[in-house]
RNA sequence: UGAGCCGGCCGGGUGGUCGCGGCCAGGCGGCGGAUUCCGGCGACCUGGUCGAGGAAAGUCGGGACUCCGUAGGGCAGGGUGCUGGCUAACGGCCAGUCGAGGUGACUCGCAGGACAGUGCCACAGAAAACAGACCGCCGAUUGGCGCCUUCCCGGUACCGCCGGGCAGGCGCCACAGGUGAGGGUGAAACGGUGCGGUAAGAGCGCACCAGCGCCCGGGGUGACUCGGGCGGCUCGGCAAACCCCACUCGGAGCAAGGUCAAAACGUGGGAGGGACGGCCCGUCCGAUCUCCCCAGGUAGACCGCACAGAUGGAUGACCACCCCGCCCCCUCGGCGACGGGAGGGCGGACAGAAUCCCGCUUACAGGCCGGCUCACCGU
Numbered sequence: 001u002g003a004g005c006c007g008g009c010c011g012g013g014u015g016g017u018c019g020c021g022g023c024c025a026g027g028c029g030g031c032g033g034a035u036u037c038c039g040g041c042g043a044c045c046u047g048g049u050c051g052a053g054g055a056a057a058g059u060c061g062g063g064a065c066u067c068c069g070u071a072g073g074g075c076a077g078g079g080u081g082c083u084g085g086c087u088a089a090c091g092g093c094c095a096g097u098c099g100a101g102g103u104g105a106c107u108c109g110c111a112g113g114a115c116a117g118u119g120c121c122a123c124a125g126a127a128a129a130c131a132g133a134c135c136g137c138c139g140a141u142u143g144g145c146g147c148c149u150u151c152c153c154g155g156u157a158c159c160g161c162c163g164g165g166c167a168g169g170c171g172c173c174a175c176a177g178g179u180g181a182g183g184g185u186g187a188a189a190c191g192g193u194g195c196g197g198u199a200a201g202a203g204c205g206c207a208c209c210a211g212c213g214c215c216c217g218g219g220g221u222g223a224c225u226c227g228g229g230c231g232g233c234u235c236g237g238c239a240a241a242c243c244c245c246a247c248u249c250g251g252a253g254c255a256a257g258g259u260c261a262a263a264a265c266g267u268g269g270g271a272g273g274g275a276c277g278g279c280c281c282g283u284c285c286g287a288u289c290u291c292c293c294c295a296g297g298u299a300g301a302c303c304g305c306a307c308a309g310a311u312g313g314a315u316g317a318c319c320a321c322c323c324c325g326c327c328c329c330c331u332c333g334g335c336g337a338c339g340g341g342a343g344g345g346c347g348g349a350c351a352g353a354a355u356c357c358c359g360c361u362u363a364c365a366g367g368c369c370g371g372c373u374c375a376c377c378g379u
Base pairs, nucleotide, nucleotide: 001375002374003373004372005371006370007369008368009367010366012322013321014320015319016318017317018316020051021050022049023048024047025046026045027044028042029041031039032038033037053350057361058360060359061358062357063356064355065253066252067251068250077249078248079247080246081245082096083095084094085093086092097111098109099108100107101106112244113243117242118241119238120237121236134183135182136179137178138177141176142174143173144172145171146170147169148168149167151165152164153163154162155161156160191209192208193207194206195205196204210234211233212231213230214229215228216227217226218225219224257303258302259301260300266294268293269292270291271290272289273288276286277285278284279282323348324347325346326345327344328343330341331340332339333338
């Protein structure tokens, strides 16, 4: 100098002129009580004071708060899933382990169990899981055929020749058999390399390497890790398939919920009225009308509710100057890269609380600070 990684922070400032909402004070208006004072109301006026975010967003996880439900246990269902801590709690945070990626700083995580059981593994390929056999390899075993040798039996007059048989050897063949080394397919093919071995082969045997299991020792709270030994043990993967294991989970949500409470209604209570009905004819019972009381509770109001606050929802607009970025033009210095100054134009994001809080995720113009890595150059 360039390219990156991680963490933290800001996310316009000042002034002016108009506006908006809450609260407080005063005025004004009308209302009630009272008579020159008090109370509450108002959509009006003046003044003071306060008035969005890092994410207020998505409403995803958890909690506070409220109401309903709830003996205890189980079943079903959901969630979480390496370890240790933090937290009121969480699927959150911190630190670590393991795995994957990156030269590195560092980042990422769908991180319990595949010898409990069931299931699945496309295409290709012979075969996708108690292995199997397409091409290929073999001819030990078994069977067949041919040839040779020895011997035996029979035919013919002997030799010879012919026919049959036992055994041995050689060669060939296989709808039998052995093999799983080689070929080819695939994301994945039942460890890899070498030597031995064999009819050909194969952990079949051995050496080394890799993995797995068991044992011992060291380190760590732990996940785990380091070292050594033993066992040919080499039995694929998928649990974000069912499932198993461990832990955990009641439901609804501020339109929760609570207080006060019109009109109308009431199978509630009381008083009164009259030309109503009943009868055991009364200070009776019932119905009806008027008034009063009562209960539940609707409209509505208030609380819940906050040093912004709620009501279909205030927290803004314009102008000037400054700040930041980009572009254009002028000028000064310099050979130049470049640096300084003046002017003009454009732009300054994402986004708006609604009961509150802790997190996560997502969006975001531009800028600042700190630490670290890699490459190149100079000393």
A computed fold for a 379-nucleotide RNA from an Acidimicrobiales bacterium, annotated as Bacterial RNase P class A.
Its Rfam family is "Bacterial RNase P class A". The family's RNA type in Rfam is ribozyme.
It is recorded under the gene name rnpB.
The prediction has a mean pLDDT of 77.
The model forms 91% of the base pairs in the Rfam consensus.